This is a predicted structure of a 122-nucleotide RNA (TPP riboswitch aptamer (THI element)) from an Acidobacteriota bacterium. It was read from a public genome assembly, where an Rfam model found it. Lineage of the source: Bacteria > Pseudomonadati > Acidobacteriota. It matches the Rfam family "TPP riboswitch aptamer (THI element)". About the family: Vitamin B(1) in its active form thiamin pyrophosphate (TPP) is an essential coenzyme that is synthesised by coupling of pyrimidine and thiazole moieties in bacteria.

[in-house]
RNA sequence: GAUUGUUGCAAGGGGCGCGGCCGAACAGCCGCUGAGAUGUCCAUCCGGGUUUCCGGUGCCGGGCAGUCCCUCAGAACCUGAUCCAGGUCAUGCUGGCGGAGGGAUAGCAACGAACCAUCUCC
Repeated sequence: GAUUGUUGCAAGGGGCGCGGCCGAACAGCCGCUGAGAUGUCCAUCCGGGUUUCCGGUGCCGGGCAGUCCCUCAGAACCUGAUCCAGGUCAUGCUGGCGGAGGGAUAGCAACGAACCAUCUCC
RNA backbone atom coordinates (compact mmCIF):
# COMPACT_ATOMS: atom_id res chain seq x y z
C1' G A 1 0.00 0.00 0.00
C1' A A 2 -3.83 -3.61 -1.11
C1' U A 3 -8.89 -5.81 0.64
C1' U A 4 -7.77 -11.22 0.23
C1' G A 5 -13.29 -14.43 2.97
C1' U A 6 -18.48 -16.79 2.30
C1' U A 7 -23.08 -16.93 -0.44
C1' G A 8 -26.16 -15.41 -4.55
C1' C A 9 -26.86 -13.08 -9.47
C1' A A 10 -25.01 -11.53 -14.18
C1' A A 11 -20.84 -11.47 -17.72
C1' G A 12 -16.59 -13.96 -19.42
C1' G A 13 -12.61 -18.10 -19.75
C1' G A 14 -11.63 -23.28 -19.76
C1' G A 15 -11.85 -28.90 -18.95
C1' C A 16 -14.90 -33.29 -19.61
C1' G A 17 -9.17 -38.05 -18.91
C1' C A 18 -7.31 -43.41 -18.23
C1' G A 19 -8.28 -48.64 -18.07
C1' G A 20 -11.21 -53.65 -17.57
C1' C A 21 -15.32 -56.97 -19.01
C1' C A 22 -13.24 -57.77 -24.92
C1' G A 23 -9.96 -60.76 -30.38
C1' A A 24 -13.36 -56.89 -32.98
C1' A A 25 -18.03 -53.86 -33.13
C1' C A 26 -22.63 -51.84 -30.89
C1' A A 27 -24.58 -51.17 -26.30
C1' G A 28 -24.03 -51.62 -21.30
C1' C A 29 -21.62 -52.40 -16.73
C1' C A 30 -17.38 -52.01 -13.45
C1' G A 31 -12.87 -49.67 -11.78
C1' C A 32 -8.56 -45.42 -11.10
C1' U A 33 -7.46 -40.19 -10.07
C1' G A 34 -10.23 -36.04 -9.31
C1' A A 35 -13.99 -30.32 -8.70
C1' G A 36 -15.53 -32.72 -13.07
C1' A A 37 -14.47 -36.64 -15.88
C1' U A 38 -20.48 -35.72 -20.79
C1' G A 39 -24.12 -36.12 -24.74
C1' U A 40 -25.17 -34.93 -29.66
C1' C A 41 -24.68 -32.83 -34.73
C1' C A 42 -21.17 -31.69 -38.47
C1' A A 43 -16.44 -31.35 -40.76
C1' U A 44 -12.30 -34.82 -42.09
C1' C A 45 -10.88 -39.58 -43.90
C1' C A 46 -12.01 -44.72 -45.93
C1' G A 47 -15.08 -48.22 -48.78
C1' G A 48 -19.25 -49.06 -52.09
C1' G A 49 -22.33 -46.77 -55.74
C1' U A 50 -22.60 -43.17 -59.89
C1' U A 51 -29.47 -39.57 -60.62
C1' U A 52 -29.39 -39.28 -55.75
C1' C A 53 -26.79 -41.62 -52.08
C1' C A 54 -25.34 -45.86 -48.48
C1' G A 55 -22.02 -47.75 -44.69
C1' G A 56 -17.86 -46.93 -41.45
C1' U A 57 -14.67 -43.20 -38.85
C1' G A 58 -15.87 -39.09 -35.28
C1' C A 59 -8.58 -39.62 -32.83
C1' C A 60 -6.38 -34.02 -35.23
C1' G A 61 -10.97 -29.39 -36.35
C1' G A 62 -15.84 -26.96 -35.31
C1' G A 63 -21.31 -26.03 -33.54
C1' C A 64 -25.14 -26.86 -29.77
C1' A A 65 -26.72 -28.56 -24.97
C1' G A 66 -25.32 -30.23 -20.07
C1' U A 67 -21.93 -30.33 -16.03
C1' C A 68 -17.75 -28.88 -12.94
C1' C A 69 -14.00 -25.39 -12.15
C1' C A 70 -11.73 -20.55 -12.74
C1' U A 71 -11.62 -14.88 -13.56
C1' C A 72 -5.09 -10.87 -12.50
C1' A A 73 -3.33 -12.69 -4.78
C1' G A 74 -5.15 -15.57 -12.37
C1' A A 75 -1.41 -23.90 -11.78
C1' A A 76 -9.04 -22.96 -13.91
C1' C A 77 -6.91 -24.09 -18.44
C1' C A 78 -3.35 -23.99 -22.74
C1' U A 79 1.89 -24.27 -24.86
C1' G A 80 6.51 -26.59 -23.92
C1' A A 81 4.94 -32.25 -24.48
C1' U A 82 4.99 -38.07 -28.74
C1' C A 83 9.14 -33.84 -22.34
C1' C A 84 12.05 -35.84 -17.71
C1' A A 85 12.02 -38.97 -13.02
C1' G A 86 8.99 -42.25 -10.18
C1' G A 87 4.82 -45.31 -10.02
C1' U A 88 0.54 -48.02 -12.34
C1' C A 89 -3.23 -52.84 -15.78
C1' A A 90 -3.34 -47.76 -17.84
C1' U A 91 -3.51 -42.42 -17.70
C1' G A 92 -0.84 -35.16 -16.02
C1' C A 93 -1.45 -40.92 -11.40
C1' U A 94 2.68 -38.12 -8.36
C1' G A 95 6.69 -34.81 -8.65
C1' G A 96 9.74 -31.85 -11.92
C1' C A 97 9.38 -28.50 -15.78
C1' G A 98 7.27 -23.55 -13.14
C1' G A 99 11.07 -17.04 -9.75
C1' A A 100 8.94 -20.53 -18.13
C1' G A 101 5.50 -18.34 -21.71
C1' G A 102 0.22 -17.39 -22.34
C1' G A 103 -4.58 -16.88 -20.08
C1' A A 104 -11.00 -14.63 -18.86
C1' U A 105 -14.93 -9.43 -14.05
C1' A A 106 -10.99 -3.27 -10.72
C1' G A 107 -18.93 -6.40 -11.94
C1' C A 108 -23.44 -6.00 -8.49
C1' A A 109 -25.80 -7.35 -3.73
C1' A A 110 -25.83 -9.42 1.30
C1' C A 111 -22.98 -11.13 5.41
C1' G A 112 -18.15 -11.21 7.76
C1' A A 113 -13.26 -9.13 8.71
C1' A A 114 -10.99 -4.45 8.75
C1' C A 115 -7.18 -5.65 16.20
C1' C A 116 -4.94 -9.69 14.11
C1' A A 117 -3.89 -12.50 9.94
C1' U A 118 -2.68 -12.69 4.52
C1' C A 119 -0.44 -10.65 -0.09
C1' U A 120 2.65 -6.98 -2.68
C1' C A 121 6.47 -3.14 -2.73
C1' C A 122 10.66 -0.29 -0.45